[in-house]
RNA sequence: GGUCAGGGGCCGCGGAGCUCGAGCCGGCCAAUCCCGCCAGGUCCGGAAGGAAGCAACGGUCCCCGGUCUCGGCCUGUCGCGGUUCCCUGGCUUUU
Numbered sequence: 001g002g003u004c005a006g007g008g009g010c011c012g013c014g015g016a017g018c019u020c021g022a023g024c025c026g027g028c029c030a031a032u033c034c035c036g037c038c039a040g041g042u043c044c045g046g047a048a049g050g051a052a053g054c055a056a057c058g059g060u061c062c063c064c065g066g067u068c069u070c071g072g073c074c075u076g077u078c079g080c081g082g083u084u085c086c087c088u089g090g091c092u093u094u095u
Base pairs, nucleotide, nucleotide: 001092002091003090004089005088006087007086008085009083010082011081012080013079014078015077016075017074019072020071021070022069023068024066025065026064027063034059035058036057042051043050044049
């Protein structure tokens, strides 16, 4: 110098985990000033009728959760592959 094996570093792919965001699903919910519908009561009207609108009710924002989906970040994590880098060893070759 050649070749083989092992380890490390680096790179790529995939998995796992953590965390964040979005979606989906479920739950809860207006005791802050949301929306709908608004009994009673109130107001307008001679009346018919009309108006605003509290409570109740329904819905939703927020919030909570998830054997779900997607994406991002990270890793004293796992697997596979690559490597012109480093280390160790075997064989072999030359001087």
Bacterial small signal recognition particle RNA from a Verrucomicrobiota bacterium, 95 nucleotides, folded computationally. The coordinates come from a structure-prediction model, not an experiment, and the mean pLDDT is 76. NCBI's taxonomy places the organism under Bacteria, Pseudomonadati, Verrucomicrobiota. The sequence was found by an Rfam model in a public genome assembly. Its Rfam family is "Bacterial small signal recognition particle RNA". Its Rfam clan is "SRP clan". It is annotated as a non-coding RNA gene. Its family is annotated with SRP-dependent cotranslational protein targeting to membrane, signal sequence recognition and signal recognition particle, plasma membrane targeting in the Gene Ontology.